Molecule: transfer RNA
Organism: Chloroflexota bacterium
């Protein structure tokens, strides 16, 4: 230098051929207990790495870019 994967909630990870972005676990708050946890019922949490293109419509498909992991290789 060149290739391949991968980037989505706070962590881990869906999301099917482009069609309302979700689930575990974490936190809040309830139930329940003398008090906690456990267990169960609810809630909240998203600029889907960035920027652009396509398209009625984009996590999803094209670019660029900018991070990781991996394979390849050239300099010293």
């Nucleotide at each position: 230098a060149g290739g391949u994967g991968c980037g989505u909630a706070g962590c881990u990870c869906a999301a099917c051929u482009g069609g309302u972005a979700g689930a575990g676990c974490a936190g809040c708050g309830g139930u329940c207990u003398c008090c906690a946890a456990a267990a169960c019922c609810g809630c909240a949490g998203g600029u889907u790495g960035u920027c652009g293109g396509u398209u009625c419509g984009a996590g999803u498909c094209c670019g660029g870019c900018c991070g990781c992991c991996c394979c390849u290789g050239c300099c010293a």